[in-house]
Molecule: transfer RNA
Organism: Eoetvoesiella caeni
């Protein structure tokens, strides 16, 4: 320098191909249960979807550029 993969809740990830209310598990908070804890049950909070621009009525999703990490090639 060229090519490819990944980036979404504190953590691990799905959703993207086929645009239409952002989700799951776990963790956290509260309540119930218990003598208390754990386990279990119920409820709740938590996101500029790496960043910017564009396309579109509408973008996590499509296009372009860019940043970080990893792999391959030179």
């Nucleotide at each position: 320098c060229g090519g490819g993969g990944c980036g979404u809740a504190g953590c691990u990830c799905a959703g993207c191909c086929u645009g239409g209310u952002a989700g799951a598990g776990u963790a956290c908070u509260g309540c119930g249960u218990u003598c208390g804890g754990g386990a279990c049950g119920c409820a709740g909070g938590a996101g500029u979807c790496g960043c910017a621009u564009g396309u579109u009525c509408g973008a996590a999703u499509c296009a372009u550029g860019u940043c970080g990490c990893c792999c391959c090639g030179a």